[in-house]
Molecule: RNase P RNA; transfer RNA
Organism: Alphaproteobacteria bacterium
């Protein structure tokens, strides 16, 4: 200077005049809820988005046990919690900084591996090689070194050894075991050992660990105004004990069988106990206040800790609307502004995204 | 705001232990006819909504996008 690699931050700025939503405050109006108007202030994001995880919240009446189902997977940490993060190992990719892995178990079982090939896994002889028979043709037997075949062929290279050959013996690499050392661990190292038995594929079905109750703010409370707490099918039930009052039919309290309320079953809970559920068909309101934003919150700083994060302290208060506000219009300056709009909150990934800035680091080249 | 379910030829749809892309209807030539329709033979026409993965190998399995479509106030 080229080229490139990891993290981080920003996402036009400064004014004017008119609008909108809103906290405070203060004047008017109203008995009161509130209304109107002034000032003062605040008024979209780093992704607000897809709704893929994970949670606070709230209801469903909640436990227990089993079973279904559903997620996740190498160790160790962080955290409220997670399929996230950080640190580290293992494999793989890159000249390198660095980058990617759904990265448990295929020796527990069972599926399936089309064509293709002789075989796709209790094996298995097609060519071809050896060896015997045989005049040949060819038959038998032996062989996995060689050809072919296919995503995959029964460890790999050399020696030796055979009739040809073969872990059949050795060396070495590999792979299994055993011990020892070093790591909390995942793992890595060394020594000794066994000729070597078992392809793939769990993002197949399963096995093992470890985690999950289900709905979601249109969740729920509360006030208020109207109406027919109607009807139809369907399920499960409509039983029994006991007092009481009555000649009896029966009424009416108590209990219990049932019956409903999580996905299933049993236990318990709880509300019914003559009804209840579920599904469709109607009737009425389509108002108002809570929830609603001060919070796993921002910022700074100092301690711990490679780090993720935690602790402490001092600060600040930073949209909360309810058909949905955050805009129009203009003056200047620049490098002429990308993707894109809050709707209970919040940590997270994922996906969009013009430009501009920073630190750290690689690798090639020149030149001191 | 929030819950489900689709997405294959122009249309309307099938496709399962993961290995051929397929039916009706339309379309094109050709034959039937004086000519048209109905027919009959024969053909064309598909990024499986896009992307990535896992597998030898994907419409099917999994992950991210993108478009449709549908339900979901309260009260008694």
């Nucleotide at each position: 200077c080229c080229a490139g690699a990891u993290g981080g931050c920003u996402g036009g700025a400064u004014g004017g005049u008119c609008g909108c939503u809103u906290u405070c405050u203060c004047u008017c109006c109203g008995c009161a809820a509130g209304g109107a108007g002034a000032g003062c202030g605040a008024g979209a994001g780093g992704a607000a988005a897809g709704u893929c995880c994970g949670g606070g919240c709230u209801c469903c009446a909640u436990g227990g046990a089993a079973c279904a189902g559903g997620a996740u997977g190498c160790c160790g940490g962080g955290u409220a919690a997670u399929g996230c993060c950080c640190g580290g190992c293992g494999a793989g990719g890159g000249u390198g900084a660095c980058c990617u892995c759904a990265g448990g178990g295929a020796a527990a079982g069972u599926g399936c591996c089309a064509c293709a090939g002789a075989a796709a896994u209790u094996a298995u002889a097609c060519c071809g090689c050896c060896u015997u028979c045989g005049c040949a043709a060819g038959a038998a037997g032996g062989u996995a070194a060689g050809g072919g075949u296919g995503a995959a062929a029964u460890g790999g290279u050399g020696c030796g050894g055979u009739a040809a050959g073969a872990g059949c013996g050795c060396a070495c690499c590999g792979c299994g075991c055993u011990u020892c050392c070093g790591g909390u661990a995942a793992c890595g190292g060394a020594a000794g050992u066994g000729g070597c038995a078992g392809g793939g594929u769990a993002a197949a079905c399963c096995c093992c660990a470890u985690c999950c109750g289900g709905a979601g703010c249109a969740a729920g409370a509360c006030c208020a105004a109207a109406u027919a707490g109607g009807g139809a099918u369907g399920g499960c039930g409509u039983g029994c004990c006991u007092c009481g009052c009555g000649c009896a039919a029966g009424c009416g309290g108590g209990g219990u069988a049932g019956g409903a309320g999580g996905g299933u079953u049993c236990c318990g809970c709880u509300c019914u106990g003559a009804g209840u559920c579920a599904u469709c068909c109607g009737g009425g309101u389509a108002g108002g206040u809570c929830g609603c934003u001060a919070g796993a919150g921002g910022u700074a700083g100092c301690c711990g800790g490679u780090a993720a994060c935690g602790g402490u302290u001092a600060u600040c208060c930073c949209a909360g609307a309810g058909g949905a506000a955050u805009g129009a219009c203009u003056g200047u300056c620049c490098c002429c502004g990308a993707c894109a709009g809050a709707a209970c909150c919040c940590g997270g990934c994922u996906u969009a995204u013009a430009g501009g800035c920073c630190a750290u680091c690689u690798g090639g080249c020149a030149u001191u | 705001g929030g819950g489900g379910c689709c997405g294959u030829a122009g249309c309307u749809c099938a496709g399962u232990u993961g290995g051929g892309a397929g039916a009706g209807c339309g379309c094109u030539a050709c034959g039937u006819u004086c000519g048209c329709a109905a027919u009959g033979u024969a053909g064309a026409g598909g990024u499986c909504a896009g992307g990535g993965g896992u597998u030898c190998g994907a419409u099917u399995c999994c992950c991210c996008u993108c478009g449709g479509c549908u339900c979901c106030a309260c009260c008694a």